[in-house]
Molecule: SAM riboswitch aptamer (S box leader)
Organism: uncultured Leeuwenhoekiella sp.
RNA sequence: UUAUCAAGAAAGGCCGAGGGAUUAGACCCAUUGAAGCCUUAGCAACCCUUCCUUGCGAAGAAGGUGCUACAUUCUACCUUAACCCACAUAUCUUUGGGCUGGAUAGAUAA
Numbered sequence: 001u002u003a004u005c006a007a008g009a010a011a012g013g014c015c016g017a018g019g020g021a022u023u024a025g026a027c028c029c030a031u032u033g034a035a036g037c038c039u040u041a042g043c044a045a046c047c048c049u050u051c052c053u054u055g056c057g058a059a060g061a062a063g064g065u066g067c068u069a070c071a072u073u074c075u076a077c078c079u080u081a082a083c084c085c086a087c088a089u090a091u092c093u094u095u096g097g098g099c100u101g102g103a104u105a106g107a108u109a110a
Stems, first nucleotide, its partner, number of pairs: 001110005010040005018029003023076004041068003046064002048060004052055001072105001077102002083098004088093001
């Protein structure tokens, strides 16, 4: 810099109190054993391999990474129009919130 991030995939051993990136709040996980390390297994298909009609394609999984609670756990900043909710109003409409989309930050790959 580019792409992706609501899918998918866990057992055992060591250890022993924290953990879900960071700040705040919320919600969770954890002595029926967190994080970390090791072994094995698995998921996925970025790199990779094969094929062709050469692409925004199909198939594969030996190898290099990655990953295997919860949406990157959720919210925070912005959000024209549409839609939903609440308050006020006779109405137009206004304000706040939601939804949606985006930004920032982060993670992974090349």